[in-house]
Transfer RNA from Candidatus Melainabacteria bacterium RIFCSPHIGHO2_02_FULL_34_12, 72 nucleotides, folded computationally. Its Rfam family is "tRNA". It is annotated as a transfer RNA. NCBI's taxonomy places the organism under Bacteria, Bacillati, Candidatus Melainabacteria.

């Protein structure tokens, strides 16, 4: 220098052009003498950033940042 992949809740991962899901973690309650386990309910991210296409973008396109793999 070139090619490809990843970036989504505190963490690890899903998802689809039509206001984002799960597990763990966390909060409250039940259970217990108490803790743990178990059960019920809740809160929490607009999807790395910028721009474009579209009635509508996390998804499509371009650029850019960070990380990774490979080639030279």
């Nucleotide at each position: 220098g070139g090619a490809c992949c990843c970036u989504u809740a505190g963490u690890u991962u899903a998802a689809u052009g039509g206001u984002a899901a799960a597990a763990c973690a966390u909060u409250u309650c039940c259970u217990u003498c108490a803790c743990a386990c178990g059960g019920a309910a809740g809160a929490g991210a607009g999807c790395g950033c910028u721009g474009g296409u579209u009635c509508a973008a996390u998804c499509c396109c371009a650029g850019u940042a960070g990380g990774g793999u490979c080639c030279a």